A computed fold for a 674-nucleotide part of an RNA from Kandleria vitulina, annotated as large-subunit ribosomal RNA, domain II. The organism belongs to Kandleria, within Bacteria. The full RNA is in RNAcentral, with records from ENA and SILVA. The coordinates come from a structure-prediction model, not an experiment, and the mean pLDDT is 88.
Context: one part of a larger RNA
């Protein structure tokens, strides 16, 4: 891992609802006794109901409050009770498995820690303390020299004890080892034997270390099925309906309770949905500036400041400072409103759809939601972000499209069909259907990713100029004088800068468009004439394209091939395309019927299949072969059932009813086999 077997809502008591039955203003007995008996009989203690109200005394269809014949509260006007079954609840282990832990009583110091008693072990080598002896030395000493001596948690190094480094080993030879190196090795040394200390404890040269290979509290058994708002698992079929991921409260936030939303029963009775009409409330979108604020420009301008004059007092004038307020113009606002929709909401009427509504009762599940569109808050007018509101989808929804893709687009799957029509989306090939039609556009493979910004790309529209009295472009020629304008300046001469910007000659020529010079010079432009001979200039709106455009395994920003239409726009036609619709047959539910309905998680309700056993029946079956097993094209909507054959070798069925150790694929399930 697979296969087989085992494996989870049970039982008792109490209570509630529904159903069935008995009796009924009543209903029932309990223990116990009798009895073969859980039958039945006896047993009326007791329980429920038939009356309530009040704290109570108490009164009573009333009663309490109260001064009250008032008002008000709770009652009266509706039958119960016993047994059984089923759905719930409570108390119990209460659907099953699962802790870490807590407590009690015991068992452990044969491992290990410390201690006690008694024993044992330490090759060899080195150093050479005290003391002692001899000599020297001194007044005597101290002291010095030599010898002797043999101290030490002394030195080197085996056994022995340890474990600092690396390799190997790492399903090992070994649940801590091996090779090599390494530390201690007469000591706080190491070891044997016997003994002591025990879990709320011991022991500890102290690491929470050790206490029999896992010790922040040993192990074994018991309390014990501890508790687990947590995780996992929870076994046959079909039919009907079908949620929620919200609110309030919660030591509450991944748990609860009540409500909301589901289902089933009973009852009510037109209460419901939708459309239209009429009526009503409202302050959003928008808009506005009348209020509250914000805010721009200009004008007038109070107050205050400053300057001049006056200054004995009264003051006068000016101001490019400040700037209330007013006026004009133009704005802004969730917490502004002189205004003010659309939707939505409420009421009434009418129409239509039809059981969608409401009340009471039984049973739930849900309290992590997600994405998309729209209206907003928050955030950064970020997020597959977060929080609200309205709607949709998914959740609990299959099918077609979007290459693939819960939440997007189309569309809601009762079953069958080698029938038809369509939706979204498509019709060159992969790949079902147009290499289809008409008119344009695009040349960028744009299509088939992107911004500010940029451009004589190209199509369409508009409005304004110039032009055969010759435009635009090009070429030839001119482009002058006062004058080097004035100022400034070292200089400033059209061309650093400031001011002014005139006059003259002329076909025309700026007190100068750009380059240039130190300043001049020089080149050029505006402007004019000529040559040429027909268009040309600047602008606005708009369609499609271009640049802007750089990324990491592989082309890789059409699903691919490939496409210049097989791209884009507009129009008309045909076809393909789904579990949609239609057709034909069938099933179930509802309905009197034509007919309608039948996706579904949690969950509610209904109807069934099968397993084991029991009761009753079948003058049931069976060695002429039971059960169980294997195979098979039969029956049933399914769980399942039947028949035949093989194999098997002794028990088994059918009908009706009853009772349950009653259905296995999952629980890192348990046991066994392979």
């Nucleotide at each position: 891992g697979c296969c087989g077997g085992c494996g989870a809502g049970u039982u008792g008591c109490u209570u509630u609802u529904u159903c069935a039955g008995g009796c009924g203003a009543g209903g029932c007995u309990a223990a116990g006794c009798a009895g073969g008996a859980u039958a039945u009989g006896c047993g009326g203690a007791g329980c429920c109901g038939a009356a309530g109200c009040g704290a109570a005394a108490g009164c009573g269809a009333g009663u309490c409050u109260u001064a009250a014949g008032a008002g008000g509260g709770c009652g009266a006007g509706c039958a119960g009770u016993c047994u059984g079954a089923a759905g719930g609840a409570g108390c119990a282990g209460a659907c099953c498995c699962g802790a870490a832990a807590c407590c009690g009583g015991g068992u452990g110091a044969u491992c290990u820690a410390g201690c006690c008693a008694u024993g044992g072990a330490c090759a060899g080598g080195u150093u050479g303390a005290a003391g002692u002896c001899g000599g020297g030395g001194u007044a005597a000493g101290a002291c010095c020299c030599g010898a002797u001596g043999g101290a030490g948690g002394a030195c080197c190094g085996a056994a022995c004890c340890g474990a600092c480094c690396c390799c190997c080993g790492u399903u090992g030879a070994a649940a801590c080892g091996u090779u090599g190196g390494c530390g201690g090795a007469u000591g706080a040394u190491c070891c044997g034997u016997g003994g002591c200390u025990a879990g709320a404890g011991g022991u500890g040269a102290a690491a929470u270390u050790c206490c029999a290979a896992a010790c922040g509290a040993a192990c074994c058994c018991g309390g014990a099925g501890a508790u687990a708002g947590c995780u996992g698992g929870u076994u046959c079929u079909c039919c009907c309906c079908g949620a929620a991921a919200u609110a309030g409260c919660u030591u509450u936030a991944g748990g609860g309770c009540u409500a909301g939303c589901g289902u089933c029963g009973c009852g009510a009775g037109a209460c419901g949905g939708c459309a239209u009409g009429c009526g009503a409330a409202g302050g959003u979108a928008g808009a506005g500036c009348a209020c509250u604020g914000a805010a721009u420009a200009u004008g007038c301008g109070a107050u205050g400041g400053c300057c001049u004059c006056a200054u004995c007092c009264c003051g006068a004038g000016g101001u490019a400072c400040u700037g209330a307020g007013c006026a004009u113009a133009a704005u802004c606002a969730a917490a502004c409103u002189c205004c003010g929709a659309a939707u939505g909401u409420c009421g009434c009427a009418c129409g239509u759809c039809c059981a969608g509504u409401c009340g009471c009762g039984g049973c739930a599940g849900u309290c992590a939601g997600u994405c998309c569109g729209c209206g907003g808050g928050u955030g950064a007018u970020a997020a597959g972000g977060u929080c609200c509101g309205c709607g949709g989808a998914c959740a609990a929804g299959a099918g077609g499209g979007a290459a693939a893709c819960a939440g997007c687009c189309c569309a809601g799957a009762c079953c069958a069909u080698c029938a038809g029509c369509u939706a979204a989306g498509g019709u060159c090939c992969c790949a079902a259907a147009g290499u289809g039609c008409a008119u344009g556009c695009u040349a960028a493979g744009u299509g088939g990713a992107a911004a500010a910004g940029g451009a004589a790309g190209u199509g369409g529209a508009g409005a304004c100029g110039u032009g055969c009295a010759g435009a635009c472009a090009a070429c030839u020629a001119g482009g002058a004088g006062g004058u080097u304008g004035g100022c400034u300046c070292a200089g400033a001469a059209g061309c650093a800068g400031c001011c002014a910007u005139c006059c003259u000659u002329c076909a025309a020529a700026g007190a100068g468009u750009g380059c240039g010079u130190a300043a001049c010079a020089g080149c050029u432009c505006a402007c004019u004439a000529g040559u040429c001979g027909a268009a040309u200039g600047a602008c606005u709106c708009u369609g499609c394209g271009c640049c802007g455009a750089u990324a990491a395994u592989u082309u890789a920003c059409c699903g691919g091939g490939g496409c210049u239409a097989a791209g884009c726009a507009u129009g008309a036609c045909a076809c393909c395309g789904a579990a949609g619709c239609u057709a034909u047959g069938g099933a179930u539910u509802c309905g009197a019927a034509u007919g309608a309905a039948u996706g579904g998680u949690a969950g509610g309700g209904g109807a069934g299949c099968g397993u084991u056993c029991c009761a009753u029946g079948c003058g049931g079956c069976g060695a002429a072969g039971a059960a169980g097993c294997g195979c098979g094209a039969c029956c049933g909507a399914g769980a399942g059932g039947g028949c035949g054959c093989g194999a098997g070798g002794a028990g088994c069925g059918c009908a009706u009813g009853g009772a349950a150790g009653a259905g296995a694929g999952a629980a890192u399930g348990c046991c066994g086999g392979c």